A computed fold for a 1419-nucleotide RNA from an uncultured bacterium, annotated as small-subunit ribosomal RNA.
RNA sequence: CCGCUGCAGAGUUUGAUCCUGGCUCAGGAUAAACGCUGGCGGCGCACAUAAGACAUGCAAGUCGAACGAAAGUCGUUAUAUGGAAUUUGAAAUGAACUGUGAACUUGUUCAGAGGGACUAGAUGGUGAAAUAUAACAAUGGCUUUAGUGGCGGACUGGUGAGUAACGCGUAGGUAACCUGCCUAACAGAGGGGAAUAACAGUGAGAAAUCAUUGCUAAUACCGCAUAUGCUCACGGUAUCACAUGAUACAGUGAGGAAAGGAGAAAUCCGCUGAUAGAUGGGCCUGCGUCUGAUUAGCUAGUUGACAAGGUAAAAGCUUACCAAGGCAACGAUCAGUAGCCGGACUGAGAGGUUAAACGGCCACAUUGGGACUGAGAUACGGCCCAGACUCCUACGGGAGGCAGCAGUCGGGAAUAUUGCGCAAUGGAGGAAACUCUGACGCAGUGACGCCGCGUAUAGGACGAAGGUUUUCGGAUUGUAAACUAUUGUCGUUAGGGAAGAAAAAAGACAGUACCUAAGGAGGAAGCCCCGGCUAACUAUGUGCCAGCAGCCGCGGUAAUACAUAGGGGGCGAGCGUUAUCCGGAAUUAUUGGGUGUAAAGGGUGCGUAGACGGGAGAACAAGUUGGUUGUGAAAUCCCUCGGCUUAACUGAGGAACUGCAACCAAAACUAUUUUUCUUGAGUGCGGGAGAGGAAAGUGGAAUUCCUAGUGUAGCGGUGAAAUGCGUAGAUAUUAGGAGGAACACCAGUGGCGAAGGCGACUUUCUGGACCGUAACUGACGUUGAGGCACGAAAGUGUGGGGAGCAAACAGGAUUAGAUACCCUGGUAGUCCACACCGUAAACGAUGAUUACUAGGUGUAGGGAAUGAUUUCAUUUUCUGUGCCGGAAGCAAACGCAAUAAGUAAUCCACCUGGGGAGUACGGCCGCAAGGUUGAAACUCAAAGGAAUUGACGGGGGCCCGCACAAGCAGUGGAGUAUGUGGUUUAAUUCGAAGCAACGCGAAGAACCUUACCAGGGCUUGACAUAUGCAGGAAUAAUCUAGAGAUAGAUUAGCUCUUCGGAGUCUGCAUACAGGUGGUGCAUGGUUGUCGUCAGCUCGUGUCGUGAGAUGUUGGGUUAAGUCCCGCAACGAGCGCAACCCCUGUGAUUAGUUGCCAGCACGCAAAGGUGGGAACUCUAAUCAGACUGCCGGUGAUAAAUCGGAGGAAGGUGGGGAUGACGUCAAAUCAUCAUGCCCUUUAUGUCCUGGGCUACACACGUACUACAAUGGCCGUGACAGAGGGAAGCGAAACAGUGAUGUGAAGCGAAACCCGAAAAGCGGUCUCAGUUCGGAUUGAAGGCUGAAAUUCGCCUUCAUGAAGCCGGAAUUGCUAGUAAUUGCAGGUCAGCAUACUGCAGUGAAUACGUUCCCGGGCCUUG
Repeated sequence: CCGCUGCAGAGUUUGAUCCUGGCUCAGGAUAAACGCUGGCGGCGCACAUAAGACAUGCAAGUCGAACGAAAGUCGUUAUAUGGAAUUUGAAAUGAACUGUGAACUUGUUCAGAGGGACUAGAUGGUGAAAUAUAACAAUGGCUUUAGUGGCGGACUGGUGAGUAACGCGUAGGUAACCUGCCUAACAGAGGGGAAUAACAGUGAGAAAUCAUUGCUAAUACCGCAUAUGCUCACGGUAUCACAUGAUACAGUGAGGAAAGGAGAAAUCCGCUGAUAGAUGGGCCUGCGUCUGAUUAGCUAGUUGACAAGGUAAAAGCUUACCAAGGCAACGAUCAGUAGCCGGACUGAGAGGUUAAACGGCCACAUUGGGACUGAGAUACGGCCCAGACUCCUACGGGAGGCAGCAGUCGGGAAUAUUGCGCAAUGGAGGAAACUCUGACGCAGUGACGCCGCGUAUAGGACGAAGGUUUUCGGAUUGUAAACUAUUGUCGUUAGGGAAGAAAAAAGACAGUACCUAAGGAGGAAGCCCCGGCUAACUAUGUGCCAGCAGCCGCGGUAAUACAUAGGGGGCGAGCGUUAUCCGGAAUUAUUGGGUGUAAAGGGUGCGUAGACGGGAGAACAAGUUGGUUGUGAAAUCCCUCGGCUUAACUGAGGAACUGCAACCAAAACUAUUUUUCUUGAGUGCGGGAGAGGAAAGUGGAAUUCCUAGUGUAGCGGUGAAAUGCGUAGAUAUUAGGAGGAACACCAGUGGCGAAGGCGACUUUCUGGACCGUAACUGACGUUGAGGCACGAAAGUGUGGGGAGCAAACAGGAUUAGAUACCCUGGUAGUCCACACCGUAAACGAUGAUUACUAGGUGUAGGGAAUGAUUUCAUUUUCUGUGCCGGAAGCAAACGCAAUAAGUAAUCCACCUGGGGAGUACGGCCGCAAGGUUGAAACUCAAAGGAAUUGACGGGGGCCCGCACAAGCAGUGGAGUAUGUGGUUUAAUUCGAAGCAACGCGAAGAACCUUACCAGGGCUUGACAUAUGCAGGAAUAAUCUAGAGAUAGAUUAGCUCUUCGGAGUCUGCAUACAGGUGGUGCAUGGUUGUCGUCAGCUCGUGUCGUGAGAUGUUGGGUUAAGUCCCGCAACGAGCGCAACCCCUGUGAUUAGUUGCCAGCACGCAAAGGUGGGAACUCUAAUCAGACUGCCGGUGAUAAAUCGGAGGAAGGUGGGGAUGACGUCAAAUCAUCAUGCCCUUUAUGUCCUGGGCUACACACGUACUACAAUGGCCGUGACAGAGGGAAGCGAAACAGUGAUGUGAAGCGAAACCCGAAAAGCGGUCUCAGUUCGGAUUGAAGGCUGAAAUUCGCCUUCAUGAAGCCGGAAUUGCUAGUAAUUGCAGGUCAGCAUACUGCAGUGAAUACGUUCCCGGGCCUUG
């Protein structure tokens, strides 16, 4: 400078994250099909399946100017008969009128028939037509065509079966060839002959057809002559070339042609020989052209030579002989599949897929084979033979070939008219006119595709109706409609009307395109989707059903996911679905991937082919680069311009076709050849190290066994045992011997080896590495498919050996079982020799080689320097082997990091979702076991790696708690009370269910409560609100019926008023009420629990790709995430603590109803009275306690230990207070509430019953079993409460419960009210003077009512029970234990519950264990 304008992601594995990895989606395309829908036009396309079978018609004929023949037709003249028409022309017509039929606007139109007005020419009674005869033209003209002959039927058109091939594509060759018609130029056509179709006759046959006799023509056929530069043979010269050779020239000998037709003629069309061109072909070659190695060897005309034949032509193309070649891992052969290409689709591209339409080539024409003719065929609409099928037949024989155009049947999800025309383009024949042409041009069918147009346009409501929805207000459909105004594309009607046709005539399309006018919004919108991906949401129905679904997934009673509706989104005469291809997919990776742990490094080495390869010089030009030329058909794609109104479509020009070939040039790199070098590699020489390998020999310790001695009852083994061994003497111990196997210490992230692997010592043989030196070679190198070798353990074969150990096996244990783990035995095997096997988590899960890239620190073997001088130290260097993590870098992270998983290079091996499966089949190997190579069907949407958070662990560390321990008292045993389960029942209403249900809801079921059951009633209702209508009552009393609700009767009986009415009540009607019916898994609220445990989080910052981490971890400390210190964290919030209440001390204030020290009065007694305000007390406000002070410890901290003072000391004691959250925890029966259900009942009223049942089981309590006690007596001291439908004193009666009675008190005043344990006496260990259940009798109280079913009193009765099995609960101080009192509920009913005070202990070494919890860490 020019060219290019082109690359998008998402869902799904997880609690969450990053990665790997598959699956799926969004895009484009189609010869498509199916579903729903459908107005018009243009241009295209249309049997992909059965190369299945085909009825019918057409698709190849033409030439009479090549030929004979046949048929038809035709003139002029004359004569005769005849007596009115003949002729031109496509046609001699044709009105009124008559009558018939049809259609509909029922009085018009149309059609057929009759009718015959009006209208053209010529000839004709001077004789038309017609008929007969004769003559002439004449062997005549014209038309048609069966046959002979010529040319064409080898083109056009169809199909893709075959073919993996020189078939196709591309580039070449032909010195190895042909070419009708066409073009140019040269030469020529003389003279003869014999036949044969047609035709005629005869014969055969059903027919197709055939035979035979006779006649005849030619541009049909055959000799002869002539002839070149043609052909053959022979030699020659010149030039050229590519091996055979080619071209030109001249020579000798031999051979080889012909046809005429038309025309008056000119001439034209044909004929023969030869040359050149053009066109079209034949043959040959380079390169390219699918899959499979679970196809590895194939080949006898096979490969080549010579000779002959053959062809247009080279050639094993064919034959004879000779030789033994030819092809193949760069994939032969075999098997499968397939016409190839230009192109088309897709893609950013590289690529991938495809081969409809259009175009080029090939192959085929019912299947197979064969030749003939011809320039050309081994011939789609020719021939012959064979096969199958169909048809005709007189059974003897014949005919046929739609993969031409239409069409039919069949097959199939599926693909059109038995149309018009040769007007155009093109083709065959012809001199031409012309004929033929289902090629072609058109029309028809099909939304099959692409393109264009329309189905109206403008105005029009704070917005109709209807629909949908609703929080009932509204919102939405929606300017949408109606309505007003306007326009006229398409369609409709009418009129005009093409181009396509180059001088005249001739247009299938076609009365088409187009133009004009009229009229009128009239005739023209659907399909899919609305959970995310992915644009678009609500209602109803359904209830894991019906169904949806591309992936994830939706549906189990509130479904934006199913179905329907409304609304919305997308596209639009289409829209969806299915199928297929490319894309996304970097998911086969050349561009452009990987292999430590995700799939993936061969177990290891040696080495062949191959691939890649050090420095310098020279040559060459194969690769490479540049230029030129040829080609790369046209069409297509792209650009520009043009033609149809536009577009699709189409014309022209350009560019492009990234390719191949030829020639020229360059010489950097690669290759090749050559010269040279030494640094890669190797050799030599000199050293030291080593469990490197093989063989032979030697050694000691130990186990076992044998023999002998000593010795006696056990040994052995285990968590505990038993089997086993042992009185026939074991185990133990001593001595001697035998045999096999393995080599303690040294020993070491030490050494050696390629890996597997190698460990006592000695000897022999032997491989490799390392260091030094620099003498030699001179790139000899690296890697390495196949191949060869090695290769742990186990296993196999043969023969040895066998001490110990030990699969299998046996026994004993364990256990629910125990084919195991444990124990006692024990065989293969383990060992040796030889031979197999060939695999391992054969691992560093990391192939080999080379180079480069800060360090630090060990260790092993060598060398050098320096300093010391037997060792050694320091520095440095080479080789090996480790660690660190600091740096870069890499990595998904973990991690790797000079021994790389870094940066580069070369070569090999391997991977492509999980399962099926390293399986099946086949091949190879093996004695076998088995190894190696190695799929598919089917199935899933994941499988997987690394890291994060929580939870969990019969993992670890630290800490806490009446958690254990130490104690005290219990529960579990008895009786009773009470709750629950179960059972029963008409009903035993419902709920609560481990801790955290069970003296719980219930702070009190005789009726009521009450929700349950039986029976009897009511239906706008027992209760609320509203409206309309009617009415005057409501209510009370009495009586009657009834179990009562209820019903009936009698009597009494409204209020206010502005006189209109209003209020209230009753009855009727309508809306509605009502529900302790369901769902606590639709909810609110409330509550329990972990747990009064110390935790739970956030902001900013930092770290990490991220989930997340840090903070909050760590060292101390605390009751505490309490506080201190440290720290990439710094701060903050909710929790902890404190603030609040009670209690413990004091002060101040106040002084009645409480108090009484001092003063006075006074009583039988008494704060009773005056008075007092000191004390107690009451109840308000203050003070006080803060680790504040001292000492020790600690880190000079936080804190902790001790002490002082103090009423109280380290949170003084108690209460209230419950973080983020967990348990779909509890409650729809407290209440509220969505949805569902019910409405003469699941509502409501009443009577009676039930909730109180009772073989049994459990929980919680009370009372006991007695002497720390029972009974009797005595009679002192509380606190906190309650009291008006109430508490109830004194006094009196009763054994008593209680009654009579009535004072006082709405309370620091009166009452309940008396505290009880205590103290004194008695009883004396017993089923008792314990214990009090149960039962009988008599009473009292409450209440309409005490039977089911209350409480109390008195007398009598006097059960179980003598301290409680396994197990288990509470409690750490004013606590446990024990004692009573009060209150709420309540007519009555308390062993329960909530409070109150009295008396008043024991123990805690400690944190191993059980339970629960907190923090850190780990799998």
RNAcentral holds the sequence, with entries from ENA and SILVA. It matches the Rfam family "Bacterial small subunit ribosomal RNA". Model confidence (mean pLDDT): 82 of 100.